[in-house]
Molecule: Bacterial RNase P class A
Organism: Qipengyuania qiaonensis
Parts: sequence; C1' cells; structure tokens
RNA sequence: CCAGGGGGCCGGGCAGCUGCGUGCCGUAAGGUACGAGGAAAGUCCGGGCUCCACGAAACAAGGGUGGCGGGUAACGCCCGCCCGGCGCAAGCCGAGGGAAAGUGCCACAGAGAGUAUACCGCCGAUGACCUGUUCGCAGGCUCAGGCAAGGGUGAAAGGGUGCGGUAAGAGCGCACCGGGGCUUCGGCAACGCGGCCCGCAUGGCAAACCCCACCCGGAGCAAGGCCGAAUAGGGGCGGCGCGCUGGAGACAGCUGGUGCGUUUCGCAUCGACCGCCCGGGUUGGCUGCUGGAGCCGCGGAGCAAUCCGUGGCCUAGACGAAUGGCUGCCUCUGCGCGGCUGGUGUGCAAGCAUACCGCGUGCAGGACAGAACCCGGCUUACAGGCCCCCUGGCAUA
Repeated sequence: CCAGGGGGCCGGGCAGCUGCGUGCCGUAAGGUACGAGGAAAGUCCGGGCUCCACGAAACAAGGGUGGCGGGUAACGCCCGCCCGGCGCAAGCCGAGGGAAAGUGCCACAGAGAGUAUACCGCCGAUGACCUGUUCGCAGGCUCAGGCAAGGGUGAAAGGGUGCGGUAAGAGCGCACCGGGGCUUCGGCAACGCGGCCCGCAUGGCAAACCCCACCCGGAGCAAGGCCGAAUAGGGGCGGCGCGCUGGAGACAGCUGGUGCGUUUCGCAUCGACCGCCCGGGUUGGCUGCUGGAGCCGCGGAGCAAUCCGUGGCCUAGACGAAUGGCUGCCUCUGCGCGGCUGGUGUGCAAGCAUACCGCGUGCAGGACAGAACCCGGCUUACAGGCCCCCUGGCAUA
C1' cells in the first nucleotide's frame, strides 16, 4: 500500500427570538429542572404486573426446545467448549437425539433406486455341440452357464485406492483409508490421542409423519381499580335438578345436580345452574403511569457471558396525543473553481508546475426513522464518518 475478517462509537453543534408538555416554587406575573431511539419498528420469544380458572395429583390433547458445560428472573437468548461443513487464514454457518419401533417418499433417465438389477459388455475353466487332428490336443463373431470388476443412465447404483487370486470376477484374501465395537489415558462432560477386535452387508430423506428426552394454565394496560351519569332488577325458549330417612323443631345422615378435557380425593353451592334468541343504558373523569431484575464510576473473581463489594445519580409520562418555527455562525460529506507570500516537485538561479496536502471560494446535500405499562432478547432498516484488534499478499529497511 492492497484485499479480507471481528468489535465499538457518532450520526450534527452553539447562540438569539418565539412556541409547546410535565414536575417544583410563587397570591399572581413569572421563574426553574427535565423532555423520543439504537433501533422507539416487527409483535417473533421470555418475564414483571393485573384479572380469570375452586384446590391437589395422575393422565390425555395441544404447543415448544434438541451436542456438552456455564450465565440469567427467564427464554427459542448470551458465553465458552465439542463435532460436522465452508474458507489459504483471521473467521463464518449448523432445524447438531433416533432410519434395527412403525408408516411413507426418492420424479425423469436408467436393466435396476433397498430382500434391487443385466442395457453395452467380460469369461465360457467345468457340462454340451461343431470343425481339425501328429490322438497329446487346438480352434469356434459358440450354446448352457458364470460375473457385476470396466462403460453408460442418474443427485445418488449397495464402501474407496492398490496388490494378489480367478476361466473372467467379487472383501474372495491382504495393506491402508472408511464403518462398527471394546478399552488404557486426558477431560465435569460432549468428546479426543492411542491400542485391540470384527462383518468386510445394512443408501438417502425425520426443515416427512413419527419415536425419545426435557419444558409449558388462559387472557392481556383496549389488563384492572375508583368516581360520576343513565336505563328496562327487561322479554322469550329449552335442559337437568327441585329427593329420601330420623327428629316437635333447630339440625344430622344418604343420594343427586352444578363448579376442570378425563379420573381420584377434597372443598363450595343447591329455587340454584347450563345453553340459545330479541331488546335497553353507558362510550365522561381519575387512577394504573414511572425509582427500575435501573444507570454511571472504581475495586475484586472469572477465558468469557456475568457476578460480588463500594461510591454517586434520578434522566418524558402525553391522552387526538407535547419537544416545534425563524435567523445567524460553526461543522461534516460530495462536486467544481482559484497558483494563492504555505507545503511539495523541478531548476545553478530567475522562474515553471499543481496529481496530493494546506488555504480561500461557489453550489448541492446531512441516513433509518417518533415513546403510549415496563424490562431482557432476537430479527429487520440505516447516507456518511471515526476508532481498536486480527488474517493474507506485495514492497522497503
């Protein structure tokens, strides 16, 4: 200097005038403090909080996650590690348990796509036939039969390469690789280096249904609470129950209905409960509503995520919905113009040149985008600029 990878930050500033929202002070006029984001977005996850489901347990249905360990309030998130894939590398990606529980799919092409198969081919030793014969045998674009090594089709053809063996072949045998199993050692573990043994047969797809392991009530601030106001404590239909015994009575026992998807146990209730249809009133105000699993600094533990200790800080709470408008200066980016007492190059000098830096000047422009109960994540969008670390290449010293 070029190319690439990982991470972080900013994304306008100042002043004047004027206009807004909330809190506090003030009788008032007014004063004063603060006032959108890294994503406020998507509504994809997890919670805090609120209400509902009568409670406990088991099961079912439905849904979610899927290597190991750690973090966290929790998660489908984050960190570290393992394995696999991509990359020269820094790094990036992974819907990462199971195909011998079962079902299903692999189009087309091809002979054949999972108890598979013979299109082109190779052999024809052995059995048979034919020809020749020196009677030893030789030959045959042969037949029966053998083969799946070579070629073709395909995304994929029943492990790969090589040697031996065979009539020709084949894990048929052997070596190495691959696959499966056992195991010393290392590691919390997933796993890893090594050693030994084995059939040398077990395709792929589960982001197909499914099986396995673990986890999960529902709804949501338009939740909910209070005040005010108004109406019609409205009308109709259907279902089950409305029971028995003792007792003067109160009451007690039994049974049945209802309250959960099913069951068991318990509890509550019984002129109650369940379901359907028609109709009426309210749409106003207050609250929830911002001090938090909060933020910043320092120290410590840890590879890290994060945790502990300590000191400090309070940073919007609107409700048809506030933070705006005008002016000036500065600043950033892009495109030009000007040799300008700079720098730089050249020349002995005078001078000349201007690609780059600096200076002056003109024009244009300044990304994605706006809280609405709050928080932890993920995903998506983002003009331009700056900083740090790492990898590869070239050159110089």